This record gives sequence, structure tokens and C1' cells, in this order.
RNA sequence: GCGGAGGGCUGGAUGACCGCGUGGGUCGCAAGGCCCGCGAGGAAAGUCCGGACUCCACAAGGCGACGGUGCCGGGUAACGCCCGGCGGGGGCAACCCCAGGGAAAGCGCCACAGAGAACAGACCGCCCGCGUCCGCGCGGGUAAGGGUGAAACGGUGGGGUAAGAGCCCACCGGGGGGCUGGCAACAGACCCCGCAUGGCAAGCCCCACCGGGAGCAAUGCCGAAUAGGGAUCUCGCGCCCCGGUAACGGGGCAGGGCGGUCUUGCCCCAGAAGAUCCGGGUUGGCAGCUAGAUCCCGUCGGUAACGGCGGGGGCAGAGGAAUGGUCAUCCAGAGGGGGCGACCCCUUGGACAAAAUCCGGCUUACAGGCUCUCCGCGCGU
Repeated sequence: GCGGAGGGCUGGAUGACCGCGUGGGUCGCAAGGCCCGCGAGGAAAGUCCGGACUCCACAAGGCGACGGUGCCGGGUAACGCCCGGCGGGGGCAACCCCAGGGAAAGCGCCACAGAGAACAGACCGCCCGCGUCCGCGCGGGUAAGGGUGAAACGGUGGGGUAAGAGCCCACCGGGGGGCUGGCAACAGACCCCGCAUGGCAAGCCCCACCGGGAGCAAUGCCGAAUAGGGAUCUCGCGCCCCGGUAACGGGGCAGGGCGGUCUUGCCCCAGAAGAUCCGGGUUGGCAGCUAGAUCCCGUCGGUAACGGCGGGGGCAGAGGAAUGGUCAUCCAGAGGGGGCGACCCCUUGGACAAAAUCCGGCUUACAGGCUCUCCGCGCGU
């Protein structure tokens, strides 16, 4: 200097005029005025995960259905997320990717081509024997060579053979064993075995672990109601004991409920309920609503994610939905011109895009700019 890889930050600034929303204070009967302060994002987006919170009366355990995750260890409120490792793949490398448990539990699929696609197979070949009209034919052996295919029942080399084949041997690959290192996933060396010989489980499935359902349009309060509305149907309103003159009270059983089911526990127990039709009110107001697993700084621990301690801050809360409009100047960038240089002039131009209960993530979109670290190549010193 060029190319590549990983990460962080930013994504306009200032002034003037006019116009918005909201928190607090104050004045006012009120409408509203004045003062102080604040006012969209790194993704606010997708609605894909996990929660906080609210309601379903509250659960515990087992079984099932359905769904999710899938190597090991750690982080976290939790996760399908993050960090660090292991294994596999890509790349010269930095680094990136993996839906990463099981194919001897079972079922299923691998089109076409090809002889043959899982315990298969002989198209061309090679070898042996017989025959021969010398072109080849028949029989046997073979799967090393060639071909088909995404993939052909281990690979390379050697020996052996009629020609060949793990047939035998060495190494690689595969399976098993214990030893060493590591919390572990795993790794290493050694020993044994010619050797269970494809792929797909983001096909069904098996195994391990996890999971109640809805959702702020949750939910709660106020207001409102010729009307605490009317009609029909189904099911049920049971039994025993004690106290009491009785009304009634207490207990037990049966019954109902707790989303599929069972057990325990709990609640209800006579309208415990359910279904259909006709009709009345409600479209209003307040809360939920922004102090949170919050943000910043320092320090300690940890490889890191992250956590502890100390100090400091208060950063929208709308309710059809606010932060906008105009002017001027500057600025980051790009192109052109001038200049030794500082710099000057002209043109262009500023991305993706807006909170709506709130957080932790993931995924997707993004003009331009700044910066850090690493890898490779080349040159110079």
C1' cells in the first nucleotide's frame, strides 16, 4: 500500500419566528394564564421466543394428548438467548457455519439413469475349459479396471491368484478394551479384532429434558338500565346421625366443580346448573400508564457472558393518538476546477424508519462517517 475477517460508536449542528404534547408548582368559579423541566429507536419493525403483571377460586403428584428444545460446562428472572469449550464442515489464514442424542426398536423414502440403491449385482470387460464357418458361441470363475449415477457394500500400496477379491499384510478408516489428561463433552498413546457392510430422523418414530390457558381490546372502579326483564326446555332439589317444642344449627354420606383422566387436597352443596328465543342498558369517565430483572461512573471477582460493592441520575405517557413548518448559516460525504500549501469556488446530497403495558433476546432493513483489533500478499527501511 492492497485485499479480507471480527467488533464498537454515530447517523447531523446552531440561531430566529410561528405552532404542539406532557410532569410539577402557582393564579383562577371555570375556560385558561404564568413559571420550571421533559418529549420516539438501534432497530420503535416482524409478532418469532422468554418473562414481569392481570384474570380464570387455590393447588400437589401420576398417566395421557399436544407443543418445544437437543454435544458439554457456565450465565440469566427465564429462554429456542448469550459466553466459553468439544466434535464436524468451509477457508492459505484471521474467521464463519451446524435443526450437533438415537439408523442392531420398528415403519418408510432414495426419481431418472444403471446389471445392481442394502445383507444388491454382471452392461463393457478380465481369466479358464469346450466348440468354431475364425466372425464368434456355450459353460464356469471374477468384481481389481471401465461405464451409469448425488451416492455402488471401505481407501492407498504390496503380496498372492488362472484372472481377481480383506484372500493375506502394512498404514488409514471402523468396532471393542482398559490406562492417562479433563468437572464434562471429548482427546491421546497402547492392546485386540478382517471388521455390523450406505444416506435421510428440518420423514414418522425412540430417548432425555421443559411447558396450565388467555392476554393491557388483560383487569378493576364509577356512571348508566321504560327492566334486580320475560318465555320455553333439560337435569337436579336426596339419605343418615346429634342438639332443639319448633324455626333452625352442626356433622357424615351421596352429588357438583378445579380445562383430558386418576389419586390426594380444597371449594360449593339446591338452582351445585345448562340450552334456545324475545327484549333493555352500555360505544362515557377514571385507574391500569410508566421507578423497571432501570440507566451512568468507579472499583473488585471472572478467559468471557456476567455478578458483588460504592456513588450518582430521574430520561415520553398520547388516547385516533403530540415533537412540526419556514428562513438562514455551518457541517460529515461525493464530483469538478484553482492553488506550492493553508485554503477557495461551483454542483450535488444526508439512509432504514415512528412509541401505545413494560422488559430480556433473536430476525429483518439501513445513504454516509469515525474508530479498534486480527489475517494474507507485496514493497521499502
Annotation
Predicted 3D model of a 381-nucleotide RNA (Bacterial RNase P class A) from uncultured Paracoccus sp. It matches the Rfam family "Bacterial RNase P class A". Rfam classes the family as a ribozyme. The prediction has a mean pLDDT of 76. The sequence was found by an Rfam model in a public genome assembly. NCBI's taxonomy places the organism under Bacteria, Pseudomonadati, Pseudomonadota, Alphaproteobacteria, Paracoccus.